[in-house]
Context: one part of a larger RNA
Molecule: small-subunit ribosomal RNA, central domain
Organism: uncultured prokaryote
């Protein structure tokens, strides 16, 4: 390379957008590239194959045929792909009108708890553990009141409840803005789908530069524990965590399950919306969950939110180690990403 795969064996890129490129609704018409079908060159001899025939067989030679599956040029055929025309609405987007939700960015407020601090009250402990000890504390601690200050999270609602493209997103409220989603069917007419390259965004940690600092809390100092205890337990504690800006670009970035259509029993819960309706219960569309049949798996389980059937278009895998390493190139302030091997060994 074909082939076979890609929830758990090896394999789904961390999400989107989106270039090239692959595929890509309905009808008519025209052409005839592709595609099918006749012919006529050409496909050198030799091999190969199929019949004969010569060395006493054979191997080998010899002759005849066939092939040479292929290219050129001509003549047709037009169902499917292309390519040109023209239409058409059911993919696709529009508008118009509802309703929805912790979706995003900026402000602005608001209790409760936490620490401190400052003042009363007040006296001997306090805290802390499995038990202690290090800590604090008569220079008045812990408790309790008041009063003020700081950061930093937002208790109950809270839900197998929503929203988002994924990271992610939670107190209230304001501006600003994205958004699926229903109903109407007014408009545009195939404007789709995918995507190597590329552009964005992208938890935590962590790195610039300059704020900020209650709790907590890597490092680190102590106290226990132990046979040791660079731990797990305690008591402090510094970076961080928090904001602004710039970086970085990786995770069990997971549903371990790429992305669009389409088609395939039912049954229950639950969101938001529209119909009908009486109140009961029901129908429909899009989501979020549960059990199930057919089917499929290796089982495990999946099962209209497929891991079932099928088209399509992208990533990716091809024994274990070595190794996501070296080198090399390239981004990065570093940290290290990224892209990727070999000897050798079982």
């Nucleotide at each position: 390379u074909u082939g076979g795969g890609u929830u758990u064996a090896a394999a789904g890129g961390g999400u989107g957008c989106g270039u090239a490129g692959g595929c890509g609704g309905u009808c008519u018409u025209u052409u005839a590239a592709g595609u099918c079908a006749g012919u006529g060159g050409u496909g050198a001899a030799a091999u190969c194959c199929c019949g004969c025939a010569g060395c006493u067989c054979a191997a080998c030679u010899g002759c005849g045929g066939a092939a040479c599956u292929g290219c050129c040029a001509u003549u047709g055929a037009u169902a499917c792909u292309g390519a040109a025309a023209g239409a058409c609405u059911u993919g696709a987007g529009u508008a118009c009108a509802g309703a929805c939700g912790a979706g995003g960015u900026a402000g602005g407020c608001g209790g409760a708890a936490u620490u401190u601090a400052u003042g009363g009250u007040g006296u001997a402990g306090c805290g802390g553990u499995g038990a202690a000890a290090u800590g604090c504390a008569u220079a008045g601690a812990u408790a309790c009141c008041a009063u003020a200050a700081a950061g930093a999270a937002c208790a109950c609602c809270g839900a197998u409840a929503g929203c988002g493209a994924a990271g992610g997103c939670a107190g209230c409220u304001u501006a600003c803005u994205a958004g699926a989603c229903u109903g109407u069917a007014a408009c545009u007419g195939a404007c789709g789908c995918u995507c190597a390259g590329g552009c964005a965004c992208g938890a935590a940690a962590g790195c610039g530069u300059g704020g900020g600092g209650a709790g907590c809390g890597a490092a680190c100092a102590g106290g226990a524990u132990u046979a040791g205890a660079u731990a797990c337990c305690c008591u402090g504690g510094u970076a961080g965590u928090c904001c602004a800006c710039g970086c970085c670009g990786u995770a069990a970035a997971c549903g371990a399950u790429g992305a669009u259509c389409a088609c395939u029993c039912g049954a229950u819960g639950u969101g938001u919306g529209c119909g009908a309706u009486a109140a009961a219960c029901u129908g429909u569309a899009c989501g979020c969950g549960u059990c199930c049949a057919a089917g499929c798996u290796a089982a495990c389980g999946c099962a209209u939110u497929a891991a079932g059937u099928g088209c399509c278009c992208c990533g990716c895998c091809u024994g274990g180690g070595g190794a996501g390493u070296a080198c090399g190139a390239u981004c990065g302030c570093a940290a290290g990403g990224u892209u990727a091997a070999a000897a050798c060994u079982c």